[in-house]
Context: one part of a larger RNA
RNA sequence: UUGGGUUUAAAGGGAGCGUAGGCGGCUUAAUAAGUCAGUGGUGAAAGGUAGCAGCUUAACUGUUUUACAUGCCAUUGAUACUGUUGAGCUUGAGUUGUUAGAAGGCAGAUAGAAUUUCUGAUGUAGCGGUGAAAUGCUUAGAUAUCAGGAGGAAUACCGAUUGCGAAGGCAGUCUGCUGCAUACAUACUGACGCUGAGGCUCGAAAGUGCGGGGAUCAAACAGGAUUAGAUACCCUGGUAGUCCGCACAGUAAACGAUGAUUACUAGGUGUUGGCGAGAGUCAGUGCCCAAGGGAAACCGAUAAGUAAUCCACCUGGGGAGUACGCCGGCAACGGUGAAACUC
Numbered sequence: 001u002u003g004g005g006u007u008u009a010a011a012g013g014g015a016g017c018g019u020a021g022g023c024g025g026c027u028u029a030a031u032a033a034g035u036c037a038g039u040g041g042u043g044a045a046a047g048g049u050a051g052c053a054g055c056u057u058a059a060c061u062g063u064u065u066u067a068c069a070u071g072c073c074a075u076u077g078a079u080a081c082u083g084u085u086g087a088g089c090u091u092g093a094g095u096u097g098u099u100a101g102a103a104g105g106c107a108g109a110u111a112g113a114a115u116u117u118c119u120g121a122u123g124u125a126g127c128g129g130u131g132a133a134a135u136g137c138u139u140a141g142a143u144a145u146c147a148g149g150a151g152g153a154a155u156a157c158c159g160a161u162u163g164c165g166a167a168g169g170c171a172g173u174c175u176g177c178u179g180c181a182u183a184c185a186u187a188c189u190g191a192c193g194c195u196g197a198g199g200c201u202c203g204a205a206a207g208u209g210c211g212g213g214g215a216u217c218a219a220a221c222a223g224g225a226u227u228a229g230a231u232a233c234c235c236u237g238g239u240a241g242u243c244c245g246c247a248c249a250g251u252a253a254a255c256g257a258u259g260a261u262u263a264c265u266a267g268g269u270g271u272u273g274g275c276g277a278g279a280g281u282c283a284g285u286g287c288c289c290a291a292g293g294g295a296a297a298c299c300g301a302u303a304a305g306u307a308a309u310c311c312a313c314c315u316g317g318g319g320a321g322u323a324c325g326c327c328g329g330c331a332a333c334g335g336u337g338a339a340a341c342u343c
Base pairs, nucleotide, nucleotide: 003315004314005313006312007297008296012311014202015201016200017199021195022194023193025089026088027087028086029085030084031083033082034081035078036077037076038075039074040073041072042071050064051063052062053061054060092192093189094188095187096185097184098183101180104178105177106176107175108174109173110172111155116150117149118148119147120146121145122144126137127136163170164169207248208247209246210245211244212243217241221237222236223235224234259310260309261308262307263306264305267288268287269286270285271284272283273282274281275280292299293298316343317342318341325336326335327334328333
């Protein structure tokens, strides 16, 4: 490479948009590039296969016929399919209108509870913490209770295998701006589609730079315990950080460990939204299962079934996601990514 694969054995890119490319609905006409057929030319020899012959035999050699040389060129035809060009169609795709929905995004405003802290009051000897303690706080009046103030962060109940979003993710309330699927309806455009190497954009947490903020929690750190030791688990403290703005970083068990799109293949039962008087139906979201698949677990119209198109990736374990080089980054580090050796 071929073949075979990618939920869990190695393997789906974190996600989207999209360039090149690949692939692409129905009808019809033309063309004849691909495709198919015929004919001609060319496709060196040696070599290969089969026969015969020559060295005593064989290897070897010669010769003849055949085959191969899967190709290329020219020419004459065929026209189903693919391509190209023209004309048309509406079911794919989109546009319009209506209804309704949602923790979708951004910005601003605001509410109540709780923690902490400060002030005042009441009040007196403990509080706190643990398996048990101690460090710690407290007669300079703590803890507890009440009243008031400040500040930051997060939004109990509702709340749900609920909803929304491409993924990451999104939850008090209100307002403004903004994105959106679905359903229904008729009209319009008329294949405008799918995928997508590179590329661009988004991308949890931690981290970085500058400027704010700092209530809680809390890496590091300190102390107290535990222990043979205890650079831990437990306790008391506590700084970065956690929060905001602007930039960077670009990784996660970024998981459904399951790429995107399309079509087809029994049912049953919940739930969310739409339409409908209802039966039901469409779109999502769960569970149980037929056929079928699977090594099994299990999957099963939300497929891991049956098929198709495009992309990504895998090829024994370790060495190693390392080294070197290159690219990116302020750095941390990220991307790409071996070999020797060894089993």

The part of an RNA shown here (small-subunit ribosomal RNA, central domain) has 343 nucleotides and comes from Emticicia sp. JJ014.
Its mean pLDDT, the model's own confidence on a scale to 100, is 84.